[in-house]
């Protein structure tokens, strides 16, 4: 890098370095010199794999990952609104991310 399966509701930041970008992509919208990305330390969240238990629990949180600003739209279908467009609701797909397994 590729494939398969599962999840994407909720949750959780301080310090040091750094010095202009960031929120996957596109369009919005937003964050950022009152300090972005990224790196380090510490802390935390979560519970995918693993481990543990007076055990099979909506348990604990050992180890391996992951994560610690928030959001809308995108393609298809159905219902609904409208003169039409725009729009609203529901379902699904795609994309992306993460985990586990295989390659």
């Nucleotide at each position: 890098g590729a494939u398969u399966u599962a999840u994407a509701c909720c949750g959780a930041a301080a310090g040091g370095g750094g010095g202009a970008g960031a929120g996957a992509c596109a369009g919005g919208c937003u964050c950022a010199u009152u300090g972005a990305a990224c790196c380090c330390u510490u802390a935390g969240c979560a519970a995918c794999u693993u481990g543990c238990c007076g055990a099979u629990g909506u348990g604990c949180g050992u180890a391996g990952u992951g994560c610690u600003a928030a959001c809308c739209u995108g393609c298809c279908u159905a219902a609904u609104c409208c003169a039409u467009u725009u729009g609203u609701u529901a379902g699904g797909a795609a994309c992306u991310a993460u985990a586990a397994a295989u390659u």
The RNA shown here (SAM riboswitch aptamer (S box leader)) has 103 nucleotides and comes from Spirosoma sp. The coordinates come from a structure-prediction model, not an experiment, and the mean pLDDT is 80. Its Rfam family is "SAM riboswitch aptamer (S box leader)". Its family is annotated with regulation of gene expression in the Gene Ontology.